[in-house]
Context: one part of a larger RNA
RNA sequence: GGAUGAACGCUGGCGGCGUGCUUAACACAUGCAAGUCGAACGGAGUUAUUUUUUAAGCUUGCUUUUUAAAUAACUUAGUGGCGGACGGGUGAGUAACGCGUGGGUAACCUACCGUAUACAGGGGGAUAACACUUAGAAAUAGGUGCUAAUACCGCAUAAGCGCACAGGACCGCAUGGUCUGGUGUGAAAAACUCCGGUGGUAUACGAUGGACCCGCGUCUGAUUAGAUAGUUGGUGAGGUAACGGCCCACCAAGUCAACGAUCAGUAGCCGGCCUGAGAGGGUGAACGGCCACAUUGGGACUGAGACACGGCCCAAACUCCUACGGGAGGCAGCAGUGGGGAAUAUUGGACAAUGGGGGAAACCCUGAUCCAGCGACGCCGCGUGAGUGAAGAAGUAUUUCGGUAUGUAAAGCUCUAUCAGCAGGGAAGAUAAUGACGGUACCUGACUAAGAAGCUCCGGCUAAAUACGUGCCAGCAGCCGCGGUAAUACGUAUGGAGCAAGCGUUAUCC
Repeated sequence: GGAUGAACGCUGGCGGCGUGCUUAACACAUGCAAGUCGAACGGAGUUAUUUUUUAAGCUUGCUUUUUAAAUAACUUAGUGGCGGACGGGUGAGUAACGCGUGGGUAACCUACCGUAUACAGGGGGAUAACACUUAGAAAUAGGUGCUAAUACCGCAUAAGCGCACAGGACCGCAUGGUCUGGUGUGAAAAACUCCGGUGGUAUACGAUGGACCCGCGUCUGAUUAGAUAGUUGGUGAGGUAACGGCCCACCAAGUCAACGAUCAGUAGCCGGCCUGAGAGGGUGAACGGCCACAUUGGGACUGAGACACGGCCCAAACUCCUACGGGAGGCAGCAGUGGGGAAUAUUGGACAAUGGGGGAAACCCUGAUCCAGCGACGCCGCGUGAGUGAAGAAGUAUUUCGGUAUGUAAAGCUCUAUCAGCAGGGAAGAUAAUGACGGUACCUGACUAAGAAGCUCCGGCUAAAUACGUGCCAGCAGCCGCGGUAAUACGUAUGGAGCAAGCGUUAUCC
C1' cells in the first nucleotide's frame, strides 16, 4: 500500500447493487416451513331437481312438515397412489478414495421420462372406514359385526426374461464376453373415463441420477519408532445391486513402516477469494460442486432410492403434561426468545415471476424463491450550490502596535434546482388473463439556497505552525523519542494539511 462476513470512537444527506451469529453443533415459548389426488375405493355430510311417502292447515290444489329412491354439484375422516431420499440448514465429526484430477466396472443399480416390442384372461379371501362396545386422566390400545378398490393372494398365458444342464460360432484384457439354438423349470398385469384419453404388466435400449475400485495430489509434530489377530493371504459357505475379511468356518503366517507406519494435535475438501510483476504466501464468509451431520449413541423398516432434519424402534441426558398407572418433545428450516459475545437483522408480503411436489385439468401446497423492512457492514454514484463581489467590513488569532492572517471567505447583487419535500401522469417485468414488489422505477410541473460536513493529523519518517496553559506533572507515542519555565511533540485556541459521508483506531492476511 492492498484486503476484511469485521468490531470500537466521533460524525452522518440521498440512491443503486450486494451483504449481515466468524462466539455456545448452547437451550428453545409461539406461528409457519410437505403435501396432493374424489378421473383408484367404499362410506359420511351439504345443496338442488325429479319421483315416492307421512301429517297439519285449508282457499280442493297450494303452503308447511316427514320418509325413501334416483340424478347432479360440492366437501372430505379413512383405505389406496405418488411425493415426504428433492428443495432448505449447519460444519460437529472426518487427515479419509473424504475431496480434487485422470481412469476402470469382463463386478453394478436406476422411480418418474423417451423409443421399440409383446400383453392385460379368469377367480378368491380379507381389512380400515362405519356401527356397537371395553380399558384409560390422557396419549392411545383392544373386542364383536359389516363393506370396497388401481389394496392383498392363487390360477391361466410368456414374444422376450430369470435359473439349471449339455452344445456350436466368434472375440478379448486375466477372471472371461457376445451371438446362436436345445431340454427342463420359474415369475406378470388394473382399472378409471367427460369416450378425447389417462393409466397397468413384461423385456430391450436410451437418458438422468447414483454405487464400487484404482493412479497421482491433499496440514503439523520423531521431545510419537515400532504398529497390527479379522490383522495379511488362501479354500469354502453366506450376504449385497455389485467386487471384496464385508461376515463366518477352517488353513497358512503374514501385512504396514525412516520414501515416516502407528500415535498425538489441528482441519470439512474444491471452483474460487485476498495479496503479489511473477513464483509464491494466506484463506475456504457470500455464489457453485462434492462430502458429512440433524439433542447424544445404536438399529433396522418401508421404498427405485434412506439406514431418512420436520418417519419408526431402543438406550441416555434434558424439557413439558399427569388422575403417579403412564405419556409428549427435538429450530444446524424461516422469523423470533434466552444465553454466550467486541459483534451480526423482521415473530413482514406474495406465490405475480423462476423452479419443485401432487393432479387429466381447474387448482392446491411451497419461510425454495421473488420482494419489502433493519444496519454507512462493503462497493459504486450523486449532493450539501454556481457566478460576481475589496469598504480587503465586523468578529477572532497574532503583532515589532505599523500591520499580518482568516479572506472573495462572508454580507450584498445575479442565477440554477441534482437530491430531499409538494402536485400531476405512470411503466416493463405477463404469452389471452393473472403483479407481492408498488402508485415503485421513470417523466412532467411549480417551489425555496433552502433540509444536507465531518473526522484525523500538523517534531522527523510524512503533506501541514504559531500563541497561551502546564512544568519529568498532567499527558503523548507506530519507531526514533517529547515534557524538569519561552514545548512547532502534552492540553486549548487560531491557522494549516489530508481524506470525505465518512474519518480514525484495533484485530487478521499478503

The prediction has a mean pLDDT of 85. This is a predicted structure of a 510-nucleotide part of an RNA (small-subunit ribosomal RNA, 5' domain) from an uncultured bacterium. It matches the Rfam family "Bacterial small subunit ribosomal RNA".